[in-house]
Source information: Predicted 3D model of a 100-nucleotide RNA (c-di-GMP-I-GGC riboswitch aptamer). The coordinates come from a structure-prediction model, not an experiment, and the mean pLDDT is 81.
RNA sequence: CCUCGAAAGGGCAAACCCGUCGCGAGGCGGGGGCGCAAAGCCAUGGGCCUUCUAGCUUAACCCCUCGCUCAACGGCUGGGAGGUCGCCUGGUUGCCGAAG
Numbered sequence: 001c002c003u004c005g006a007a008a009g010g011g012c013a014a015a016c017c018c019g020u021c022g023c024g025a026g027g028c029g030g031g032g033g034c035g036c037a038a039a040g041c042c043a044u045g046g047g048c049c050u051u052c053u054a055g056c057u058u059a060a061c062c063c064c065u066c067g068c069u070c071a072a073c074g075g076c077u078g079g080g081a082g083g084u085c086g087c088c089u090g091g092u093u094g095c096c097g098a099a100g
Stems, first nucleotide, its partner, number of pairs: 002100001004097002011036002016031006034086001040092003045088002047084011
C1' cells in the first nucleotide's frame, strides 16, 4: 500500500412505534435494532417509487332508449417536476491493522 477484513475501541441504524414537515414518494427528531468496513458525502447514468401532464387502451356509472354520444377507476407509452446513494454504477473523503 491493497478488488484484504482477524482483534479491539468506537461508529451508523432496516422494519415497527411516536412527534413533525411534505399532495405524495419521502425527509428530519426521539425510541428501536434487521443489518452495515464506507449503511460517510455527492442524484452523473441506469433501476425502483411519487406527483403533474399528453396520447393510447379499458368502458363501469349517468343520461337517453336500442345504437350512437359522453366517459371514471385501472393499465401502457412519452414529457415535466421530485424522492431514494440501506438497489447498482460513477465521483470524492476516511478509522483500526492480525494473517496474506